[in-house]
This record gives sequence, C1' cells and structure tokens, in this order.
RNA sequence: AGAAUAGCUCAGUUGGUAGAGCAUCAGUUUCCCAAACUGAAGGUCGCGGGUCCGAAUCCCGUUUCUC
Repeated sequence: AGAAUAGCUCAGUUGGUAGAGCAUCAGUUUCCCAAACUGAAGGUCGCGGGUCCGAAUCCCGUUUCUC
C1' cells in the first nucleotide's frame, strides 16, 4: 500500500431490497450415467464502534493474509 462478500472463484455503477459462474439438492429428458434444460437451498458483507431516515459502500479502531 492492497485484500477480506454463498462451499469455491469473484462482481456490486459517486449510500437506497445483496448478485453471477462453478459446486450442492430436486425435477424434466435418458435403459443407466454424463450432458442439456428448469427450479430450489445456501450470506449477521473479517470483527467492534461511529455518522446517517438508511452503510458491503463513508469515518475510527482492531484481526488475518499478500506485496
């Protein structure tokens, strides 16, 4: 100085309902598997405070990792 967001890899547009791909589960299809298609589940946004009607986003402190 940078990073921390779903099991993994990552997005998130000057603060306004948290998302994608892969993976998992269910269904359709198939003699079976795989593939394809449809759907579902999964998050106290590293932690603790502050500002604000409202914070993943701004401010302070702190933990871990990288350079």
The prediction has a mean pLDDT of 81. Predicted 3D model of a 67-nucleotide RNA (transfer RNA) from a bovine gut metagenome. It matches the Rfam family "tRNA". About the family: Transfer RNA (tRNA) molecules are approximately 80 nucleotides in length. By type it is a transfer RNA.